Model confidence (mean pLDDT): 77 of 100.
A computed fold for a 398-nucleotide RNA from an Azospirillaceae bacterium, annotated as Bacterial RNase P class A.
The sequence is in RNAcentral, with records from ENA.
The model forms 95% of the base pairs in the Rfam consensus.
């Protein structure tokens, strides 16, 4: 200098004018509004609502079991977690480093498509080898001698299929072969050593049996009541409706475990509406008291597993001590709009430089993802641009 790996920080600044929400103080009145002044007013993800909690209500005598759901190497952190940290094992990269649902397949059941001879305690298509035969074809050194062919048998080395074919490489061995024998690697087992553990290392033994899939059922261990701030609590009009008491009040019929002037139907009466008649629709007295409850209002609702600084312990996640700060609270839902200057990016022009690029001028355009809604810890996803730190590889110079 170039290419990369990991971790972290920020994510426009200043001023003016006009507004919005909250809060404190003062003043005014028509008492819950107005005016004036001060102070505070979105995020790293406020997002997705995926996981864990606080809080609230409901359910539940306790414990266990079963069912269902979740988690799944080991140790630690935490209020808790499926999160985080440190390790282990496997895989990838020259490397910094990155990725992994990573318990159990000798408890049982099931599955292994297509292809292939054979897919579970398997198999012989091509092939390799041995023995026997010679009707037929070819060759010759004329002998079934050789090749083919026919019959019988051995093998699993090589080819081929597949995601996967009953260990791998090499040497020996053999008719050809084969853990058939041996060495190394792998695998299984006893023992020893290191480590809290996952696991790692070593000696010896075994010739290899026991394929894969549990994000298939299942087994094992651990965890789990349900719903969610529209939770939940309080205050409570007008109208309508419910209950009680007292009073007033036409007729007929029906109903009853209740016999009340209770309910229903019809007629009459009265009122209202459609201009009127006819006709149709709706409604049915008065007073007092009680509780529920809609709109609405208040609380829940901002001091918290809190932020910042510093010291100590720890590899780290994190924990502890001390000091300091108070930091949004809307609810048809505030946190905004306009202007100016600066910053950054793009475009145009001039100059410098071999070049990457640097610098000056001008005007125009742009400045991401996105916005609290009970709160907190995580994860995931989106994001223009800028900056910092540690480390790796290559090349060059000293």
């Nucleotide at each position: 200098u170039c290419a990369g790996a990991c971790g972290g920080u920020c994510g426009g600044a200043u001023g003016g004018c006009c507004g919005c929400c909250g809060u404190c103080g003062g003043c005014g009145c028509g008492c819950g509004c107005g005016c004036c002044g001060g102070c505070g007013g979105a995020g790293g993800a406020a997002a997705g609502u995926c996981c864990g909690g606080g809080c609230u209500c409901c359910a539940c005598g306790g414990a266990a079991a079963c069912a269902c759901g979740g988690u799944g190497c080991c140790g630690g952190g935490u209020a808790a977690c499926g999160c985080c940290c440190g390790g282990c094992g496997g895989g990838g990269g020259c490397g910094a480093c990155c990725c992994c649902a990573g318990g159990g397949a000798a408890a049982g059941u099931g599955c292994c498509a297509c292809a292939g001879a054979g897919a579970g305690c398997a198999g012989a298509c091509c092939g390799c080898c041995c023995c026997g035969g010679u009707a037929c074809c070819g060759g010759c050194c004329c002998g079934g001698c050789c090749g083919g062919c026919c019959g019988g048998g051995g093998c699993a080395a090589g080819g081929g299929u597949g995601a996967a074919a009953g260990g791998g490489u090499g040497c020996g061995g053999u008719a050809a072969g084969a853990g058939c024998g041996c060495a190394c690697c792998g695998c299984g087992g006893u023992c020893c050593c290191g480590g809290c553990a996952a696991c790692g290392g070593g000696c010896c033994c075994g010739g290899c049996a026991c394929g894969g899939c549990a994000a298939a059922c299942c087994c094992c261990a651990c965890c789990g009541g349900g719903a969610g701030c529209a939770a939940g609590a309080c205050c409570g009009a007008a109208u309508a409706g419910g209950g009680g008491c007292g009073g007033a009040c036409g007729g007929g019929c029906g109903c009853c475990g209740g016999u009340g002037c209770g309910c229903g139907c019809c007629c009459a009466c009265g009122g209202c509406c459609g201009u009127u008649u006819c006709c149709g629709g709706c409604c049915g007295c008065c007073g007092c008291c009680c509780g529920g409850g809609u709109u609405g209002g208040u609380c829940g609702c901002g001091c918290g597993a809190g932020g910042c600084g510093u010291c100590c312990g720890g590899c780290g996640a994190c924990g502890g001590g001390c000091g300091u700060c108070c930091c949004a609270g809307a609810u048809g839902a505030a946190u905004g709009g306009c202007c100016a200057u600066c910053g950054c990016c793009c475009c145009g022009g001039a100059c410098c430089g071999c070049g990457a690029g640097g610098c000056c001028c001008g005007g125009g355009g742009g400045c991401a993802c996105a916005g609290a809604a009970c709160c907190c810890g995580g994860c995931u996803u989106a994001c223009a641009g800028a900056c910092c730190g540690u480390c790796u590889g290559a090349c060059c110079c000293g």